[in-house]
RNA sequence: CCCUCGUGGACUAAUGGUUAAGUCAGUGUUCUUUCAAAGCACAGAUGCGAGUUCAAUUCUCGUCGAGGGAA
Numbered sequence: 001c002c003c004u005c006g007u008g009g010a011c012u013a014a015u016g017g018u019u020a021a022g023u024c025a026g027u028g029u030u031c032u033u034u035c036a037a038a039g040c041a042c043a044g045a046u047g048c049g050a051g052u053u054c055a056a057u058u059c060u061c062g063u064c065g066a067g068g069g070a071a
Base pairs, nucleotide, nucleotide: 001069002068003067004066005065006064009024010023011022012021017054026042027041028040029039030038047063048062049061050060051059
């Protein structure tokens, strides 16, 4: 200098358009003598800043971090 990536506690989706989806984990609850398992419910996320747009996780710029490449 160039490329890719950054989304709940973990992992992974979402071609500019309804309330950001799912699995595991967590909490509560039902069941059970109890635990576990199972069912139901709840909480929790777009790295940060700016721009474009009626509308941005998505497009643009900057910045921070991670990985890779060239020299």

This is a predicted structure of a 71-nucleotide RNA (transfer RNA) from Nostoc sp. LPT. The same sequence occurs in records of 8 taxa. The organism belongs to Nostoc, within Bacteria. The RNAcentral record of the sequence draws on ENA and GtRNAdb. It matches the Rfam family "tRNA". Rfam links the family to the GO term triplet codon-amino acid adaptor activity.